This is a predicted structure of a 72-nucleotide RNA (transfer RNA) from a Candidatus Harrisonbacteria bacterium. NCBI's taxonomy places the organism under Bacteria, Bacteria candidate phyla, Candidatus Harrisoniibacteriota. The coordinates come from a structure-prediction model, not an experiment, and the mean pLDDT is 80. Rfam family: tRNA.
[in-house]
RNA sequence: GCCCUUGUAGUUCAAUGGAUAGAACAACUCCGUCCUAAGGAGCAAAUGACUGUUCGAUUCAGUCCAAGGGCA
Numbered sequence: 001g002c003c004c005u006u007g008u009a010g011u012u013c014a015a016u017g018g019a020u021a022g023a024a025c026a027a028c029u030c031c032g033u034c035c036u037a038a039g040g041a042g043c044a045a046a047u048g049a050c051u052g053u054u055c056g057a058u059u060c061a062g063u064c065c066a067a068g069g070g071c072a
Base pairs, nucleotide, nucleotide: 001071002070003069004068005067006066007065010025011024012023013022018055028042029041030040031039048064049063050062051061052060
């Protein structure tokens, strides 16, 4: 330099055109206990950035950014 893959809560993963973006663990609050724990209830939290296509984009297209891999 060229090509390929991936990018979603703090972490690990879903959702492959139809909208309130879902779950587990973690965090926080409450219950629980003499205290701590187990257990239970609740709350908050995310689509890498910018454009485009579309009635509608996490999903499709383009450029860029980041990570990984291959060739030279």